[in-house]
């Protein structure tokens, strides 16, 4: 890095960027395959922190710990009046 799990209080409705699924088209290519674009479905934890696994990197030591998440409504929690 990638994958999975957990936490960041919760529910309902809604729009649809990215990612992803499906379908079609164009181009490249001996082949594996790659690139671009269209339609449709899905979609507001995709962010941060922690843990685990494969892989990669790495000289050592020390210290600390959360901050956030489109719009509307509702609940919970806290503070104030």
């Nucleotide at each position: 890095u990638u994958u999975c799990c957990g936490a960041g209080g919760a529910g309902c409705g809604u729009u649809g960027c990215a990612a992803g699924g499906c379908g079609g088209g164009g181009c490249c290519a001996c082949g594996c395959g790659g690139c671009c674009g269209c339609g449709u479905c899905c979609c507001a934890g995709g962010c941060u922190c922690g843990g685990a696994a494969c892989g990669c990197c790495a000289g050592a030591a020390u210290u600390g710990c959360a901050a956030c998440c489109g719009c509307g409504c509702u609940c919970a929690c806290c503070c104030g009046c």
Model confidence (mean pLDDT): 76 of 100. A computed fold for an 81-nucleotide RNA from uncultured Caldimonas sp., annotated as SAH (S-adenosyl-L-homocysteine) riboswitch aptamer. The RNAcentral record of the sequence draws on MGnify. It matches the Rfam family "SAH (S-adenosyl-L-homocysteine) riboswitch aptamer". The literature on the family includes a 2008 paper in Mol Cell by Wang et al., "Riboswitches that sense S-adenosylhomocysteine and activate genes involved in coenzyme recycling".